[in-house]
RNA sequence: UAAAAUUAAACGCCGAAUUCCUGCAUUGCGGAAGCGGGGGAACCAUUUCUCGGGGUGAAUUGCUAACAAGCAAGGGGCUACCUUUCGGUCCUAACCCGCCAGCUAACCCCGUAGGUGUAGAAAGCGAGCAUGG
Numbered sequence: 001u002a003a004a005a006u007u008a009a010a011c012g013c014c015g016a017a018u019u020c021c022u023g024c025a026u027u028g029c030g031g032a033a034g035c036g037g038g039g040g041a042a043c044c045a046u047u048u049c050u051c052g053g054g055g056u057g058a059a060u061u062g063c064u065a066a067c068a069a070g071c072a073a074g075g076g077g078c079u080a081c082c083u084u085u086c087g088g089u090c091c092u093a094a095c096c097c098g099c100c101a102g103c104u105a106a107c108c109c110c111g112u113a114g115g116u117g118u119a120g121a122a123a124g125c126g127a128g129c130a131u132g133g
Stems, first nucleotide, its partner, number of pairs: 011117004018033004034112006044102001052100001053097004060073005074092006082124005
């Protein structure tokens, strides 16, 4: 000097998954706000009900294929002030309900986890600070 690993703090990223109150073991059950999801009329819509159906999520579809896997389209993220574009780069899972659910006001119910580490370019908008007039 460079690379890798571990720990801590700060700052970011995916995601709804944050903040506060109580508590800090004087237990346990917790509560509120914010964010997110499901069920549920009329009207409207639907031809499905074992070829079951449905939900969260970006995570679907098609082709090739003996399996594996691969390719393509579509969809989703990152690229550090923000937005857009270009370029680059990655993901396209998993789980749940249990024969049952379209939309849906009132109303009812539920979640608030987990994982992780980028440093390119151009244009534009906005905010703050300093100096001078």